[in-house]
RNA sequence: GCCCCUGUAGCCCAGUCUGGAUAGGGCGACUGGUUGCGGACCAGUAGGUCGCAGGUUCGAGUCCUGCCAGGGGUA
Repeated sequence: GCCCCUGUAGCCCAGUCUGGAUAGGGCGACUGGUUGCGGACCAGUAGGUCGCAGGUUCGAGUCCUGCCAGGGGUA
């Protein structure tokens, strides 16, 4: 240099195949319940411009292009 994979909440992931209207889960955090205090358990809350920029479309996490970061392959 070329090829492939990955990038979504503080952390780990689903959703991408087949575009469809409010983006979800687990852990963690916080609040309340429970408890002599904690842990566990129960209920709830907050937290995301879906790596960046552009394009296509009525509509993009999803399709297209470029770039960035990480990993792998190849000489």
The RNA shown here (transfer RNA) has 75 nucleotides and comes from a Pseudomonadota bacterium. The source organism's lineage runs through Bacteria, Pseudomonadati and Pseudomonadota. RNAcentral records the identical sequence in 2 taxa. Model confidence (mean pLDDT): 82 of 100. The sequence is in RNAcentral, with records from ENA. Its Rfam family is "tRNA". Rfam classes the family as a transfer RNA. Its family is annotated with triplet codon-amino acid adaptor activity in the Gene Ontology.